[in-house]
RNA sequence: AUUUUAUACCGAAGGGUUGAGAGAUCGGGCUCAAUGAAACCCUGGCAACCUUGCUUCCCCUGAAGCAAAAGGUGCCAAUCCCGCCGCCUCAGCGUAUUGCUGAGGGGAAAUAUAAAAU
Numbered sequence: 001a002u003u004u005u006a007u008a009c010c011g012a013a014g015g016g017u018u019g020a021g022a023g024a025u026c027g028g029g030c031u032c033a034a035u036g037a038a039a040c041c042c043u044g045g046c047a048a049c050c051u052u053g054c055u056u057c058c059c060c061u062g063a064a065g066c067a068a069a070a071g072g073u074g075c076c077a078a079u080c081c082c083g084c085c086g087c088c089u090c091a092g093c094g095u096a097u098u099g100c101u102g103a104g105g106g107g108a109a110a111u112a113u114a115a116a117a118u
Stems, first nucleotide, its partner, number of pairs: 001118008013043005021032003028082002044076003049072002052067006085107001087105007
């Protein structure tokens, strides 16, 4: 770097350096930001993917649940901030036909994190 699987509703602070942007991406919106953005560092914390322990199922491979939080990551504004693609439902407008607007509910894509494989 690529592929596969799982998750993305919840949760989590203070200080130092620095000095203008940030929220993944093209574009739209909306938020945050000199009462310091992003980034880096220290301390702290959140969570439970791997890991650890126990229990159950299972012919094996393996699977599920519970507990801890020492280790490996990760994370600590707003649902991945919303939306951007497509399907369905409802309401309104318009119409020869194809439609348009708003609201709601699934799905996909993309992204992020973890594990495994190449």
Model confidence (mean pLDDT): 80 of 100. Predicted 3D model of a 118-nucleotide RNA (SAM riboswitch aptamer (S box leader)) from Lewinella cohaerens DSM 23179.